RNA sequence: AUUCAUCUUCGGGGCGUGGUGAAAUUCCCGACCGGCGGUAUUGAAGUUUUUUAUGCUUCUAAGCCCGCGAGCCUUUUAGGCAGGAUUUGGUGAGAUUCCAAAGCCGACAGUACAGUCUGGAUGGGAGAAGAUGGUG
Numbered sequence: 001a002u003u004c005a006u007c008u009u010c011g012g013g014g015c016g017u018g019g020u021g022a023a024a025u026u027c028c029c030g031a032c033c034g035g036c037g038g039u040a041u042u043g044a045a046g047u048u049u050u051u052u053a054u055g056c057u058u059c060u061a062a063g064c065c066c067g068c069g070a071g072c073c074u075u076u077u078a079g080g081c082a083g084g085a086u087u088u089g090g091u092g093a094g095a096u097u098c099c100a101a102a103g104c105c106g107a108c109a110g111u112a113c114a115g116u117c118u119g120g121a122u123g124g125g126a127g128a129a130g131a132u133g134g135u136g
Base pairs, nucleotide, nucleotide: 003134004133005132006131007130008129009128010127015030016029018028019027031116032115033106034105035068036067037066038065043059044058045057046056047055063104064103071081072080073079074078086102087101088100089099090098108119109118110117
C1' cells in the first nucleotide's frame, strides 16, 4: 500500500411591483434551480526520456445512462412498496456524458392545483475529507 474498528468535521439549489381572480410565489405568461457514487473520446499537472512519442500516476465534465439518497411498511447489517425525465445534428476508434440546437422532469403533508412558499426538518441522508489504534 491494503484492510478493519472507533471518533471528528463536512454533506441541496431556485420567483416575479406580469395577467386573471374574492382568494394563486400553486392556474396562465415569463424567469430560475439541479444532492451522492459509477462510467470517459478530451483537457491539465506530475513522472519517465537529450527532445518528441509512448507508458505510468493524479485531477477533471451526466437532473433526464447505471446505481444510491430523502417518504411509507416489515421479520431492520437487510428486504419490499411508492416516486421523474432526451432527442436530433457534429467530432471521434470509442460519447444518451464533449460541442451546437430543440425538448423534458422534479417525494410527502398544507393551501386556489406548488421543483422554487410553509411544514415534518435545530431531523435524516447517499457519501466526502481527516485523525487515532490494529492489520501488513
Description
Predicted 3D model of a 136-nucleotide RNA (FMN riboswitch aptamer (RFN element)) from Pueribacillus theae. The prediction has a mean pLDDT of 75. The model forms 97% of the base pairs in the Rfam consensus. RNAcentral holds the sequence, with entries from Rfam. Its Rfam family is "FMN riboswitch aptamer (RFN element)". Rfam links the family to the GO term FMN binding.